[in-house]
RNA sequence: GGACCUGUAGCCUAGUGGAUAGGGCAACAGCCUCCUAAGCUGUAGGUCGGGGGUUCGAAUCCCCCCAGGUCCG
Numbered sequence: 001g002g003a004c005c006u007g008u009a010g011c012c013u014a015g016u017g018g019a020u021a022g023g024g025c026a027a028c029a030g031c032c033u034c035c036u037a038a039g040c041u042g043u044a045g046g047u048c049g050g051g052g053g054u055u056c057g058a059a060u061c062c063c064c065c066c067a068g069g070u071c072c073g
Stems, first nucleotide, its partner, number of pairs: 001072007010025004018056001027043005049065005
């Protein structure tokens, strides 16, 4: 330098055009317990890597860029 893959909450992950972006762990609060842990219930946390475009509508499709990985030279 070229090709391909990946990027969604603190961590992991689902969602491949119709929306309030879902789940698990972790965090916080409550219940339970003599206390803690475990268990149960609830709460908060996401501008879907950044920018632009297509569309009535984009996490999803297209282009550029950024970061990581694999391969080739």

This is a predicted structure of a 73-nucleotide RNA (transfer RNA) from a Theionarchaea archaeon. The prediction has a mean pLDDT of 81. It matches the Rfam family "tRNA". By type it is a transfer RNA.